[in-house]
Order: sequence, then C1' cells, then structure tokens
RNA sequence: AGCGAGGUAGCUCAAUUGGCAGAGCAGGUGCCUUUGGAGCACAAGGUUAAAGGUUCGAGUCCUUUCCUCGCUG
Repeated sequence: AGCGAGGUAGCUCAAUUGGCAGAGCAGGUGCCUUUGGAGCACAAGGUUAAAGGUUCGAGUCCUUUCCUCGCUG
C1' cells in the first nucleotide's frame, strides 16, 4: 500500500430482510444475614467511533475519515 472482519452501557456481547436500543457481569440502593465479598429484589447507566447522504423512519443501506485485528505484498 491492497483486501477482509470489526467498533453498540465501565467490561463481554445481542438487536431477525430498515420499524420502541437490550442481556449478563461490574458498580448503586434495599431486603436477608452474626457478618456479607453469598443469595434475593429494585433502580440507574447509551452522541450505536466521527462526519455526511438515502428514507416517513438508520445500530442496520451508501460515501469519506479515524481506530483495532487478520491476510497478501
């Protein structure tokens, strides 16, 4: 340099052929308990890497850029 895969919550990952952005873990609060680092319950947590385009509607499609990994040279 070329090609391919990926970038979504603090972390690991979902999101069906474009139609309400979710789960687990961690952290928080409460209950339980002799104690809680175990168990149970609840609530919170998002500029979906960035910019633009298409569309009634974009995490998803198109363009460019940035970052990570792999392959080729």

Predicted 3D model of a 73-nucleotide RNA (transfer RNA) from a Chloroflexota bacterium. The RNAcentral record of the sequence draws on ENA. The coordinates come from a structure-prediction model, not an experiment, and the mean pLDDT is 80. It matches the Rfam family "tRNA". It is annotated as a transfer RNA. About the family: Transfer RNA (tRNA) molecules are approximately 80 nucleotides in length.